Predicted 3D model of a 127-nucleotide RNA (FMN riboswitch aptamer (RFN element)) from an uncultured Actinomycetes bacterium. The sequence was found by an Rfam model in a public genome assembly. Its Rfam family is "FMN riboswitch aptamer (RFN element)". Its family is annotated with FMN binding in the Gene Ontology. From the family's description: The RFN element is a highly conserved domain that is found frequently in the 5'-untranslated regions of prokaryotic mRNAs that encode for flavin mononucleotide (FMN) biosynthesis and transport proteins.
RNA sequence: GCCUAGUUCCGGGGGUCGGCGUAAUUCCGAACCGGCGGUAGAGUCCGCGACCCGAUUGAAGCCAUCAAUCGGUUGAUUUGGUGUAAAUCCAAAACCGACAGUUAAAGUCUGGAUAAAGGAGCAAAGC
Numbered sequence: 001g002c003c004u005a006g007u008u009c010c011g012g013g014g015g016u017c018g019g020c021g022u023a024a025u026u027c028c029g030a031a032c033c034g035g036c037g038g039u040a041g042a043g044u045c046c047g048c049g050a051c052c053c054g055a056u057u058g059a060a061g062c063c064a065u066c067a068a069u070c071g072g073u074u075g076a077u078u079u080g081g082u083g084u085a086a087a088u089c090c091a092a093a094a095c096c097g098a099c100a101g102u103u104a105a106a107g108u109c110u111g112g113a114u115a116a117a118g119g120a121g122c123a124a125a126g127c
Base pairs, nucleotide, nucleotide: 001127002126006122007121008120009119010118016030017029018028019027031108032107033097034096035048036047037046038045043095044094052072053071054070055069056068057067058066059065077093078092079091080090081089099111100110101109
């Protein structure tokens, strides 16, 4: 120096004003936000994670529950400019946002979540 069992830490942002109403940060008008890896720098490309569904195995059997593994499902962009290269930059105009809860329907409130994708550090052994 390479590689890496293990281990520590980090690891999702945003509702304000007005209107109607018995009631809404949930509706309406205006506002605000953008996880991780890849790639010319990305919420909208490719892939991953969260959520949801299923199968298998295990926890003595059934139901339920939990764990591991595997599979499935799950949103949204165009135009112009620059450039070797941009659906990523610049300009303009658009669009999207799981589940459960709620005095009234939620990307923004509350909750599972002290989770996870992943990132950084330390680092035995090995080379």